[in-house]
Overview: This is a predicted structure of a 73-nucleotide RNA (transfer RNA) from a bacterium. The coordinates come from a structure-prediction model, not an experiment, and the mean pLDDT is 84. The sequence was found in a public genome assembly. Its Rfam family is "tRNA". The family's RNA type in Rfam is transfer RNA.
């Protein structure tokens, strides 16, 4: 260098244009226990990897870009 694929909560991920962005683990308080673990029952934590477009409307659609993983010269 060319090509494909991913980029969302501390981790894994799902959400593929429609009105409050979620799940499981994980954090943190509380019930419960002599306690501790489990199980329960609430809560924190994202401006969806940038920037512009497209739209009445974008995490979803495009363009660049930036960052990862693969193929491949």
């Nucleotide at each position: 260098g060319g090509g494909u694929g991913c980029g969302u909560a501390g981790c894994u991920c799902a959400g593929g244009g429609g009105u409050u962005a979620g799940a499981g683990c994980g954090c943190g308080a509380c019930u419960c226990u002599u306690a501790u673990a489990a199980a329960g029952u609430c809560g924190a934590g994202g401006u969806c990897g940038g920037u512009g477009g497209u739209u009445c409307a974008a995490a979803a659609c495009c363009a660049c870009c930036c960052g990862c993983a693969c193929c491949u010269a």